Model confidence (mean pLDDT): 81 of 100. This is a predicted structure of a 73-nucleotide RNA (transfer RNA) from Candidatus Andersenbacteria bacterium RIFCSPHIGHO2_02_FULL_46_16. NCBI's taxonomy places the organism under Bacteria, Bacteria candidate phyla, Candidatus Anderseniibacteriota. Its Rfam family is "tRNA". It is annotated as a transfer RNA. The sequence was found in a public genome assembly.
[in-house]
RNA sequence: GCGUCUGUAGCUCAGCGGAUAGAGCGCUGGCCUCCGAAGCCAGAGGUCGCAGGUUCGAAUCCUGCCAGGCGUA
Numbered sequence: 001g002c003g004u005c006u007g008u009a010g011c012u013c014a015g016c017g018g019a020u021a022g023a024g025c026g027c028u029g030g031c032c033u034c035c036g037a038a039g040c041c042a043g044a045g046g047u048c049g050c051a052g053g054u055u056c057g058a059a060u061c062c063u064g065c066c067a068g069g070c071g072u073a
Stems, first nucleotide, its partner, number of pairs: 001072007010025004018056001027043005049065005
């Protein structure tokens, strides 16, 4: 270079074109406790890699770019 796959919360990942984009872990607060841990309850945290396009409607489809993995010489 070419081919292919991946990019969504701090981390690991779901998410068939249509409800306010979710889960687990982590974090914060509360309950509990002599104090912690565990457990329970609540909460914060997202320009869905970037930019265009298609569509009434895009995380999802198309194109280009960026980053990473794998294959190939």